[in-house]
RNA sequence: AUGAUUGUGCUUGGUUAGUGUCAUAUAUGAUUGGAAAUAAGGUCCGAUCGUCUCUACCCCGACACCGUAAUAAGUCGGGACUAUGGUACGUGAAAUAUGUAAA
Numbered sequence: 001a002u003g004a005u006u007g008u009g010c011u012u013g014g015u016u017a018g019u020g021u022c023a024u025a026u027a028u029g030a031u032u033g034g035a036a037a038u039a040a041g042g043u044c045c046g047a048u049c050g051u052c053u054c055u056a057c058c059c060c061g062a063c064a065c066c067g068u069a070a071u072a073a074g075u076c077g078g079g080a081c082u083a084u085g086g087u088a089c090g091u092g093a094a095a096u097a098u099g100u101a102a103a
Base pairs, nucleotide, nucleotide: 018089019088020087021086022085023084024083025082026056029049030048031047032046033045034044035043041066042065050057058079059078060077061076062075063074
């Protein structure tokens, strides 16, 4: 001086995609204002409550009920979404958590 290996420091880059399942919440529930239909109908819009909780608060079917009326009214069965947590699968070199800002 060069090369290799290891360690340390610095710099730069990468980094938790998805899916299933279980638990908790909430009973896809309750109350209520307005409007609508009428046995080939039973609907639509809103508000409030409900969750250590954001969101959602509907759909389908069965059975009954209302003899044409009402600002009427069910029971049962099946089906989710969302939030949080656990777990499994999975891609991968790696798949944890928290904070800040913006959209």